[in-house]
RNA sequence: GCUACUGUGGCUCAGUCGGUAGAGCAGCUGAUUCGUAAUCAGCAGGUCAGGGGUUCGAGUCCCCUCAGUAGCU
Numbered sequence: 001g002c003u004a005c006u007g008u009g010g011c012u013c014a015g016u017c018g019g020u021a022g023a024g025c026a027g028c029u030g031a032u033u034c035g036u037a038a039u040c041a042g043c044a045g046g047u048c049a050g051g052g053g054u055u056c057g058a059g060u061c062c063c064c065u066c067a068g069u070a071g072c073u
Stems, first nucleotide, its partner, number of pairs: 001072007010025004019056001027043005049065005
């Protein structure tokens, strides 16, 4: 330099054919317990890497940029 893949809550990951984002763990509150842990119930937390385009509507499709991984040279 070229090609492919990946980028989504603090972490690990889903998200189907484009219809407006979810789970587990972690955190907080409460219940339970003499207390802790465990368990149960609830709550909070996301401009979906950044920008632009297409569309009534984009995490999803297209283009560019950035970061990472792998391969080739």
Molecule: transfer RNA
Organism: uncultured Lachnospiraceae bacterium